[in-house]
RNA sequence: GGGCCAGUAGCUCAGCAGGUCAGAGCAGCGGACUCAUAAUCCGUCGGUCGUCGGUUCAAGCCCGACCUGGCCUA
Numbered sequence: 001g002g003g004c005c006a007g008u009a010g011c012u013c014a015g016c017a018g019g020u021c022a023g024a025g026c027a028g029c030g031g032a033c034u035c036a037u038a039a040u041c042c043g044u045c046g047g048u049c050g051u052c053g054g055u056u057c058a059a060g061c062c063c064g065a066c067c068u069g070g071c072c073u074a
Base pairs, nucleotide, nucleotide: 001073002072003071004070005069006068007067010026011025012024013023019057028044029043030042031041032040050066051065052064053063054062
């Protein structure tokens, strides 16, 4: 240099065929239980879906460029 994959909550990851809240688990916070802690249970908080632009009535999803990380290749 060329090619491929990934980027969504603090962390690990889902997400359909473009449409109906952007979700799960863990973590955090509050509460219940306990003499107390852990575990368990209930509630709650949490997002510019990597960035910019394009297509569309509508984009996390489609298109382009770029950024970051990983792998292959010369």